RNAcentral holds the full RNA, with entries from ENA. Large-subunit ribosomal RNA, domain VI from Euastropsis richteri, 253 nucleotides, folded computationally. It is recorded under the gene name rrl.
Context: one part of a larger RNA
RNA sequence: CGUUAGAGUGUUGAGGGGACCCUUAAAUAGUACGAGAGGAUUUUUAAGGUCGUGCCUAUGGUGUAUCAGUUCUCUCUCCAGAGGGAAACGCUGAGUAGCUACGCACGGUUUAGAUAACCGCUGAAAGCAUCUAAGUGGGAAGCUUUCCUCAAGAUGAGCACUCUCCAUAUGCCACAGCUAGACAAGCUGACGAUAGGUAUCAGGUGAAAGGUCUGUAAGGAUUUGAGCCGAGAUAUACUAAAGGCCAAUCGAU
Repeated sequence: CGUUAGAGUGUUGAGGGGACCCUUAAAUAGUACGAGAGGAUUUUUAAGGUCGUGCCUAUGGUGUAUCAGUUCUCUCUCCAGAGGGAAACGCUGAGUAGCUACGCACGGUUUAGAUAACCGCUGAAAGCAUCUAAGUGGGAAGCUUUCCUCAAGAUGAGCACUCUCCAUAUGCCACAGCUAGACAAGCUGACGAUAGGUAUCAGGUGAAAGGUCUGUAAGGAUUUGAGCCGAGAUAUACUAAAGGCCAAUCGAU
């Protein structure tokens, strides 16, 4: 821009894409078959592998400043206590959310049809024979379906319901954002828990500072599962979500 007024919600499915994989064991059955050795077709069940999709409760990884320890150096402020720097965490030990696999869950089932090779029935040309010439049946992980998914720019532009017509239809910008995200887009938002803050908690780290006691001292004990804390949960309008604009105008030239 179109889809013939402008919108919102929900759908149909022409067509496209994906997947439809493999192994082992058990039963059928040591049966059919076979002198024996051996050893099925078929049907059913169970377990597993690869692959794919999703997820983070648990198990692990990461978690660049969340906590603690620690060395050198500079600074505040002399001690104590802190802060900056130490190859874009100085080093070390841990680690929430998120992301993730080595982890967890799920999937391949099933249906119908037409067929390939091949196997048939009836059967002449050719008194026989012959699956084929007329006619007719079976038959594959393959094909079309079935399953999952996208889908009306399917210009053949579909269908249903609802709303609106000078503005509170609807949409857009802006604003606070995140389950969303490269950017657009999507989603939530004063008829509000969207973000921040605060409170409580989960969780992490691991026992803060100051004081007291003890030891000549380095230290230790106690106050103390303390103090501190990014993303998590719940609650709470305290702060910020201000405002502004377009628009069909009753619809085939």
Annotation:
It matches the Rfam family "Bacterial large subunit ribosomal RNA".